[in-house]
Molecule: transfer RNA
Organism: bacterium
RNA sequence: GCCAGAGUAGCUCAGUUGGUAGAGCGACGCUUUCGUAAAGCGUAGGUCGCGGGUCCAAUUCCCGCCUCUGGCU
Numbered sequence: 001g002c003c004a005g006a007g008u009a010g011c012u013c014a015g016u017u018g019g020u021a022g023a024g025c026g027a028c029g030c031u032u033u034c035g036u037a038a039a040g041c042g043u044a045g046g047u048c049g050c051g052g053g054u055c056c057a058a059u060u061c062c063c064g065c066c067u068c069u070g071g072c073u
Stems, first nucleotide, its partner, number of pairs: 001072007010025004019056001027043005049065005
C1' cells in the first nucleotide's frame, strides 16, 4: 500500500427487508438471614466510533475519516 471483518451500557454481545435500542454479567437499593453468600424483586447507566448525504424518519442504506483484528505484498 491492497483486501476482508469489527466499533452498540462498566465488560461480553444481540438487534435490522429503515419506524423513537435490549439480554447476560457487573453496580446500587429492597426482601430474605443473627450475619455473609446464594436466591427473588426493582433502579440507574447509551450523542449506537466521528463527520456528511438520501429519506417524513437512519444503529440499519450511501460516501469520507479514525481505531482495532486478520490476510496479502